This is a predicted structure of a 72-nucleotide RNA (transfer RNA) from Borealophlyctis nickersoniae. Its mean pLDDT, the model's own confidence on a scale to 100, is 80. It matches the Rfam family "tRNA". By type it is a transfer RNA. Gene Ontology term of the family: triplet codon-amino acid adaptor activity. The sequence is in RNAcentral, with records from ENA.
[in-house]
């Protein structure tokens, strides 16, 4: 320098052009318990950045950044 894959709550991860972005874990509150833990119920928390296409983009396209793999 080139090719390729990826980027989603704090962490791990699913997903689709439209009607709430789902799960696990962690966190908070309440319940349970003599207390803690476990367990139950509820809550907050997320689509890497910019541009384009579209009536509508987290999803499709381009560029960039970062990370993994490969070639020279």
């Nucleotide at each position: 320098u080139c090719c390729u894959c990826g980027a989603u709550c704090g962490u791990c991860u699913a997903g689709u052009g439209g009607u709430c972005a789902g799960g696990a874990u962690g966190c908070c509150a309440c319940g349970c318990u003599u207390u803690c833990a476990c367990c139950g119920u509820g809550g907050a928390g997320g689509c890497c950045g910019g541009g384009g296409u579209u009536c509508a983009a987290u999803u499709c396209c381009c560029c960039g950044u970062c990370g993994g793999g490969g070639a020279g």